[in-house]
A computed fold for a 73-nucleotide RNA from Candidatus Portnoybacteria bacterium RIFCSPHIGHO2_01_FULL_40_12b, annotated as transfer RNA. RNAcentral records the identical sequence in 5 taxa.
C1' cells in the first nucleotide's frame, strides 16, 4: 500500500428509506423487608463515528475521511 468488515446510551446489541430510535444489563428514585439481596413500578442517560450528496423524507442508500480488527502483499 491492496482487500473485506464493524462503528447506534456507560457496556453488549437490535433497528424494510416514513408517527417519536429501541432491548437486555447498568444507573437514580420509590415499593417490599429490621436491614440487605431478589422482585416490582417509574425514570434519567443518544447530535445514530466525521463531513458532504441522493431523496418529499437517511441510523438505514452514494462519496470521502476517522477509528478498530482479520486477510493479502
Nucleotide at each position: 500500500g491492496g482487500g473485506c468488515c464493524a462503528g447506534u446510551a456507560g457496556c453488549u446489541c437490535a433497528g424494510c428509506g416514513g408517527u417519536u430510535a429501541g432491548a437486555g444489563c447498568a444507573c437514580g428514585u420509590c415499593u417490599c423487608u429490621u436491614a440487605u439481596a431478589a422482585a416490582g413500578a417509574c425514570g434519567g442517560g443518544g447530535u445514530c463515528g466525521a463531513u458532504g450528496g441522493u431523496u418529499c423524507g437517511a441510523a438505514u442508500c452514494c462519496a470521502u475521511c476517522c477509528u478498530g480488527g482479520c486477510c493479502c502483499a

Its mean pLDDT, the model's own confidence on a scale to 100, is 80.